[in-house]
């Protein structure tokens, strides 16, 4: 120099929930708030997972399919980053 991750040290995000907006929703966003996380940082590329405004089918009612939406705290894969005695 690399790699792994047991200890310390410095800090870092923020689950569930309540408020408030935006969206059809799925969820984002912002404040509060910790459940937890060594990439729980960013990326929709893969896979799965979630929603059906719209469109299809089905006599009705409503029910089923479908993603252009959506989840990075689902998983794997890509870029990046603090400290380190042993």
């Nucleotide at each position: 120099c690399c790699a792994g991750u047991c200890a310390a040290a410095a800090g870092g995000c923020a689950a569930a929930c309540c408020u408030a907006u935006c969206g059809a929703a799925a969820g984002a966003u912002a404040g509060g708030g910790a459940c937890g996380c060594a990439a729980a940082g960013c990326c929709a590329c893969g896979a799965g997972u979630c929603u059906a405004c719209g469109g299809u089918g089905a006599a009705a009612a409503u029910c089923a399919c479908u993603a252009u939406g959506a989840c990075a705290g689902u998983c794997g894969g890509g870029c990046u980053g603090c400290c380190a005695a042993g």
This is a predicted structure of an 86-nucleotide RNA (c-di-GMP-I riboswitch aptamer) from Tepidanaerobacter sp. GT38.
The sequence was found by an Rfam model in a public genome assembly.
Rfam family: c-di-GMP-I riboswitch aptamer. Gene Ontology term of the family: cyclic-di-GMP binding.
The prediction has a mean pLDDT of 83.